[in-house]
RNA sequence: AUCUUAUCUAGAGCGGUGGAGGGAAAGGCCCGAUGAAACCCGGCAACCAACCUUUUUUAGGGGUUCAGGUGCUAAUUCCUACAAAACCUAUGUGGUUUUGGAAGAUAAGAG
Repeated sequence: AUCUUAUCUAGAGCGGUGGAGGGAAAGGCCCGAUGAAACCCGGCAACCAACCUUUUUUAGGGGUUCAGGUGCUAAUUCCUACAAAACCUAUGUGGUUUUGGAAGAUAAGAG
């Protein structure tokens, strides 16, 4: 690289260095010299951990604690892209909403 499972509407800085880019990719729409990326510090959190509790007990649900391993710290994963259904319609390969999927991110595991 690839595969499996789970989660993705919550939360988190008037800090320092740094200097022009960034938000995965495409289309949009945004953020940025009132200072981007990156690094440092700070912060948030319960995936891995411990304990308690409960049930439908090879497993699952709920709660408490811990920041060691990761992770995260603009906008729902910023929105959309594909499919289905319902509705709207000035009937157009139109629009809106919901659900599912795809892609992506993170964790744990496999390899």

A computed fold for a 111-nucleotide RNA from Terrilactibacillus tamarindi, annotated as SAM riboswitch aptamer (S box leader).
Its mean pLDDT, the model's own confidence on a scale to 100, is 79.
Its Rfam family is "SAM riboswitch aptamer (S box leader)". Gene Ontology term of the family: regulation of gene expression.
The sequence was found by an Rfam model in a public genome assembly.
Lineage of the source: Bacteria > Bacillati > Bacillota > Caryophanales > Terrilactibacillus.